[in-house]
Context: one part of a larger RNA
Formats: sequence, structure tokens, C1' cells
RNA sequence: UGACGGGGGCCCGCACAAGCGGAGGAGCAUGUGGUUUAAUUCGAUGAUACGCGAGGAACCUUACCCGGGCUUGAAAGUUAGCGGCGGUGCCAGAGACGGCACUUCCCUUCGGGGCGCGAAACUAGGUGCUGCAUGGCUGUCGUCAGCUCGUGCCGUGAGGUGUUGGGUUAAGUCCCGCAACGAGCGCAACCCCUAUGUCCAGUUGCCAUCGGGUAAUGCCGGGGACUCUGGACAGACUGCCUGUGCAAACAGUGAGGAAGGCGGGGACGACGUCAAGUCAUCAUGGCCCUUACGUCCGGGGCUACACACGUGCUACAAUGGGCGGUACAGCGGGCAGCUACCUGGCAACAGGAUGCGAAUCCCCCAAAGCCGCCCACAGUUCGGAUCGGGGCCUGCAACUCGGCCCCGUGAAGCUGGAUUCGCUAGUAAUCGCGUAUCAGCAAUGACGCGGUGAAUACGUUCCCGGGCCUUGUACA
Repeated sequence: UGACGGGGGCCCGCACAAGCGGAGGAGCAUGUGGUUUAAUUCGAUGAUACGCGAGGAACCUUACCCGGGCUUGAAAGUUAGCGGCGGUGCCAGAGACGGCACUUCCCUUCGGGGCGCGAAACUAGGUGCUGCAUGGCUGUCGUCAGCUCGUGCCGUGAGGUGUUGGGUUAAGUCCCGCAACGAGCGCAACCCCUAUGUCCAGUUGCCAUCGGGUAAUGCCGGGGACUCUGGACAGACUGCCUGUGCAAACAGUGAGGAAGGCGGGGACGACGUCAAGUCAUCAUGGCCCUUACGUCCGGGGCUACACACGUGCUACAAUGGGCGGUACAGCGGGCAGCUACCUGGCAACAGGAUGCGAAUCCCCCAAAGCCGCCCACAGUUCGGAUCGGGGCCUGCAACUCGGCCCCGUGAAGCUGGAUUCGCUAGUAAUCGCGUAUCAGCAAUGACGCGGUGAAUACGUUCCCGGGCCUUGUACA
């Protein structure tokens, strides 16, 4: 100087407490361990692995296994030589690939070039090893308030001071003091979204106003008022008032205001820590393989199943389930696409048909809600697993191993031990909608969007993590 203490003081954080809803019990989905297997490819492993890499494993992907092939190689570069490439048909084969037949190049300033084949050679290739050789990127402490430097001063020195102290703040934020005076990286602000208004603009919006028209609809002429869209600007700064205070600042039912005292959210992550993670995104040193640890193909596997754990979905019902009627969103996406509408079908969907490269058409009926009727506590009109049958769709192909629809079947489950998780407001809870990936989909996942919309916080003794000062130490 640090680290540590079942030392002390001060202070924070959904850390506890207060409260609401969950997990741990059930069924299923998904990941992991284990076991099994020819293979169940590899990585991730307390917090910081386990719906994680995977934002799409039937083939492909694919890195694994079995079998069949190829070796200058599946792909890229350089250099002789050759003329074929391509197309059609046939044979063998699981295919890769091999064999046969027919047909037949382009440009050219004629040197050649393009394209293809190709001996030989130099190069290739490797998701093989090492993240304890690395770059880059990332997690975490932690959006915590800290981490340092120059000069000066103090100390033999390591080092200290500044950065400590008194207040204050979300903050090393600011004020006051002080052998310190300044400065840098962090904090905050500058950036984006959102909440209000003004101006500008009008192929969305509006009978608001005038006219036309319809069974009806901004449907048409027309209009910029309003809603909205999207660009500029304004607005919030403790600026004003009162009180406390030296100041910084704090308090107030203050005033004004759409909004207050950081308005709400995002992007943004200091010096560093964990030899943290990744050689399988990529890049890369070293090592290793080279008729194979490379590469092509068919099939299988990654989907196994006595078990164990994590994350979720659906429930156990009456604040509910079923049937009928009826109302109101936002973010997004669409031409190998989204599809109105019509017809067939109980339906999944199919056959037609039209609009839209989209504020114009479509996906698109939002659902919970509200109104009415049935069900009366029952393993039930709860719950939907499992299994049987029939069908639809995608795709070369749904046996291993896809999704969806219909009929039947109706399992466990009556609120879950010890223990444990999330959340402080438009939050939790609850309800539906969209998108990426994608032929299709194992999505209950991920990322977004809006609808309805709470309870509680006395307080900081205790548990966990952290910050500052101080103290002890036989630790570094």
C1' cells in the first nucleotide's frame, strides 16, 4: 500500500422487510447431466453453463457413425498441350460416379483472348490440437463511483498528499475548508424514442363546411378546420414565491404549466478483476494429417431413455368453463409474396378470381371486455396427456423424424415439503397481436407491440452484494 475480520462509524441496491404473482408436487415442451449407442458431432459448467452458440437438425444443414467412391483433389492462382463446353438418348448403379451414341463453340485490330478439358510442378485442404502462445469480440463485478496523471510539498524508501475533513447529491455531483494547485479517463450533458404546443406540408384523415351520389360506406367533386403523418422550432432551468442554510442544496398543499426538481425509456460500460468464454463466426503463432484427420455420395445419428436437475407451457376450476351476440389497438410484414371476394368442404384446405412492390390493396375477425343463456362443486359441461381412425399441406422424399384439421378416447392433476425466484407504476399480474429464421416446422422459445391494470414500502436490526473513512493482523 492492499486484502481480510462472526472490528467500528456513515451510506446505497427489490438486499431484507411490507406486498402481489410464481417455481419446488402433476402432464407436456425444451436444454443439461447420466446411461445407452456403430454414432447418439462439438462447445458452454457457482454467481457469470443448462428455451445457451442454434434468429428453424426429415435430405441439405452436419462437423458424428456405417457403407460405396476420388485423388492436383469439392473450391481459388500460375504455366505446356488439347478442343471442347453444352444439349439429347441409352446401359449399369443406392447414389456419387462410370461407359456408349448423336449433335455442336464465341470474340478477334489473326499475334491471340474467353470458356472448358488436362499431364506435370508449385501451391491446396483440415469444424484436427493448444482460448495456458494470440488478435478481435463477449460475459461479470457494475451505471457501481470510482481509477489515475503533471508540477509542488512530505517521507531514507515503498509511498503519501491532491482523492482526507464538514455539508450535499443518483454521482469524486456541487459547496465550504485544507500544502496543495491544476488536469485526464469515468459521472452528467451533447444522440435516439416518448409526453405538450406552434409553424410548414397535404393522393392518410374530415360532411367540420358546400355540392353530387348510394341499400350503405370519404364513394366522388371539393376543402386543410380537426385527427394523423414528418420536418423545423418552442418548452423545464430549482427560472419564480415562502421557509431553513455561510454556500452548495433541501423542503412546500406553493404559483404557473402538457410535463417538474434526473419527467419516463434507450444507446452509451472508467483503470482493472476472474490465465473467465470463444482456435467451431472470423483471423492467427506453434504442433499434427496428406490415396487421408482432405473430399463426394447413399443411409443412419444429432429426436435413444431406468433415472436426476434447470427454464417454460397447460392446468387443477364458478373472479370459472361452454354457446350465441357485440365494441375498441399498436409494432410490423408482403411479388418465387400477402391475397379481398366467390364456390366446395364440419374443418385443415382446395378450385377459381381480383387488388397491391403498398399511409392507397392484403395479412387483419385483436383477445381479455360488455350483453344474454346453460353448467352448482362433481375428477365434473374442470383438465387435456395418451392412444385409435380418417383427412389436409409443404417438400425429390414426412418409417426412423414435420405441422395442421375432424371424429372417438379421455390419463395425471383438488394449490404442491424443505427451500427458492421476479417485480416499486402504466411496473407486477393478465389478454391477445406482430416479426426474424424459414419450402415446411416440432415456437409453449427469442425479440418487439399494444389492451386491461393493482397491492405495498413502518423501517435499515438481520441475510446478500457494493461504496467511503477508520481500527486490528503472525496474510501478500
A computed fold for a 476-nucleotide part of an RNA from Sphingobacterium chuzhouense, annotated as small-subunit ribosomal RNA, 3' major domain. The source organism's lineage runs through Bacteria, Pseudomonadati, Sphingobacteriia, Sphingobacteriales and Sphingobacterium. It was read from a public genome assembly.